[in-house]
RNA sequence: GGCCUUAUCGUCUAACGGCUAGGACAAGUGGUUUUCAUCCACUAAAUCGGGGUUCGAUUCCCCGUGGGGCUA
Numbered sequence: 001g002g003c004c005u006u007a008u009c010g011u012c013u014a015a016c017g018g019c020u021a022g023g024a025c026a027a028g029u030g031g032u033u034u035u036c037a038u039c040c041a042c043u044a045a046a047u048c049g050g051g052g053u054u055c056g057a058u059u060c061c062c063c064g065u066g067g068g069g070c071u072a
Base pairs, nucleotide, nucleotide: 001071002070003069004068005067006066007065010025011024012023013022018055027043028042029041030040031039048064049063050062051061052060
């Protein structure tokens, strides 16, 4: 250089093109407990950037950026 693949809450991970992007851990608040831990309830938190297709895009297409792989 060419080709393939991948990018979602702080972390890990779901989401046949269709509701308010779901869950676990972590965090915060409250409850339980003499206290801590455990347990229970609740809360906040995310789609890499830019375009395109579509009534509608996390999803499909193009370009870019980062990660991984193959090849020369």

Background:
This is a predicted structure of a 72-nucleotide RNA (transfer RNA) from a Candidatus Uhrbacteria bacterium. Rfam family: tRNA. By type it is a transfer RNA. About the family: Transfer RNA (tRNA) molecules are approximately 80 nucleotides in length. Taxonomically the source falls in Candidatus Uhriibacteriota (Bacteria, Bacteria candidate phyla).